This is a predicted structure of an 87-nucleotide RNA (c-di-GMP-I riboswitch aptamer) from Zoogloea sp. Its Rfam family is "c-di-GMP-I riboswitch aptamer". Rfam's curators write: GEMM was predicted in a large-scale screen for bacterial structured RNA regulatory elements. Of the family's consensus pairs, 95% are formed in the model. The source organism's lineage runs through Bacteria, Pseudomonadati, Pseudomonadota, Zoogloeaceae and Zoogloea. The sequence was found by an Rfam model in a public genome assembly.

[in-house]
RNA sequence: CUGUGAUAAAGGCAAACGGGGUGAGAGCCUCGGACGCAAAGCUUCGGAUCCUAACCUGCUCGCAGGAAGGAUGGCCGGGUUACCUCA
Numbered sequence: 001c002u003g004u005g006a007u008a009a010a011g012g013c014a015a016a017c018g019g020g021g022u023g024a025g026a027g028c029c030u031c032g033g034a035c036g037c038a039a040a041g042c043u044u045c046g047g048a049u050c051c052u053a054a055c056c057u058g059c060u061c062g063c064a065g066g067a068a069g070g071a072u073g074g075c076c077g078g079g080u081u082a083c084c085u086c087a
Base pairs, nucleotide, nucleotide: 002087003086005084012037013036017032018031019030020029021028022027035074041080042079043078045077046076047075048072049071050070051069055066056065057064058063059062
């Protein structure tokens, strides 16, 4: 430097659920908690899924549709950086 994740060690992350906070919502933050993860580090570039208050349109007037926008990197692919191990 390239590849691998069988074993070992040093460590890392943290699903569901519960407490607190936040948002219209999907969700997010924090504390507890561990289902799992060898990139479950980072990144919305492509796809997927989810949300839709305000805005526009319709109407039976609280619902439907639309566009813009938002969310999930622990849905997949791409990009990018990195610990240990073995070859």